Context: one part of a larger RNA
RNA sequence: CGUAGGAAGUUUGACGGGGGCUGACCUUAGUACGAGAGGACCGGGUUGGACUCACCGCUGGUGAAUCGGUUGUUACGCCAGUAGCAUGGCCGAGUAGCUACGUGGGCAACGGAUAAGCGCUGAAAGCAUCUAAGUGCGAAACCGGCCUGAAGAUGAGACUUCCACAUAAGGGACGUUAUAGACGAUGACGUUGAUAGGCUGUAGGUGUAAAGAUGGUGACAUCAAAGCUGAGCAGUACUAAUUGCCCAAUAU
Numbered sequence: 001c002g003u004a005g006g007a008a009g010u011u012u013g014a015c016g017g018g019g020g021c022u023g024a025c026c027u028u029a030g031u032a033c034g035a036g037a038g039g040a041c042c043g044g045g046u047u048g049g050a051c052u053c054a055c056c057g058c059u060g061g062u063g064a065a066u067c068g069g070u071u072g073u074u075a076c077g078c079c080a081g082u083a084g085c086a087u088g089g090c091c092g093a094g095u096a097g098c099u100a101c102g103u104g105g106g107c108a109a110c111g112g113a114u115a116a117g118c119g120c121u122g123a124a125a126g127c128a129u130c131u132a133a134g135u136g137c138g139a140a141a142c143c144g145g146c147c148u149g150a151a152g153a154u155g156a157g158a159c160u161u162c163c164a165c166a167u168a169a170g171g172g173a174c175g176u177u178a179u180a181g182a183c184g185a186u187g188a189c190g191u192u193g194a195u196a197g198g199c200u201g202u203a204g205g206u207g208u209a210a211a212g213a214u215g216g217u218g219a220c221a222u223c224a225a226a227g228c229u230g231a232g233c234a235g236u237a238c239u240a241a242u243u244g245c246c247c248a249a250u251a252u
Stems, first nucleotide, its partner, number of pairs: 001152001005163007015149004021049007033038001051106005059100004066093005071086006110144003117137004170247003174190005195240003198236005204229003212223004
C1' cells in the first nucleotide's frame, strides 16, 4: 500500500515445513522344524541407545545479588569494631534466573490407495489360466493421521461484536515496566491504580552480629535458629505512572 466505510477479537485451511531411527531381554517355546546339533515365523510384554521438544519439583552446575571464615597491608587517634587494596585477595556455602549431568513427553496406533508378490471368479481357447470384463489382500515408500507456519490464498475467505455525520469505535505517542527484548516489536499497568521502586512481612540463603551480662586463669562458651540478606511470594498508594496531545470512517 492492497484486501471498496473504519475497527477489536476469534477463526477456516488452499499451499508449505517438521517428524517417521533402532538394540537387547522375557514370553509364546526349547514349541513348529530337524536323526541330532541346533532352533524359529506370527503375536504379547519389559527395558535401553541415538535424536528431538518442554521444564527446574528432584539431583547437580553457575550464581562479580547475598552470608560467613581468613592472610598481608593501609586508614578510621588507640583497643574493640569496621572499610579500602591485593585475580570477587584467598577459601566455604548459596536464593532467583539460566541450565544438564536432572525430570517429563515424542518417534506411533489407525485409515486410504498401492509396488513386487499372493489370490478369487473367469473367458478368448468346452480344458487350463490372478486378467481380457469383474474382484480381494499386500511395504519404514505414497496420501491422511501427529506437531507447526499459513487469506498478499491479489481467488486477498469466514464468524461475533463495536462506531454512525462527528473528531467516533479504535490506535499511536508519553509514563511505570517484564513472563518480552540488540533496536523496533510483544505483554502488563497508568489513580475507578498493586506497573515498578520504597516500606512491612515472609519461603529461602548464610550460620549464631555488635554491645553487654554470666561462667571460665584463659582460648572460649551461653544468653542467641542470632544478625545480615532475601533477583522469589504476599500485603501496603509512601514515591513515580499528572493534566493533556496526535491520528482516525463511504468509493462506484
Molecule: large-subunit ribosomal RNA, domain VI
Organism: Runella zeae DSM 19591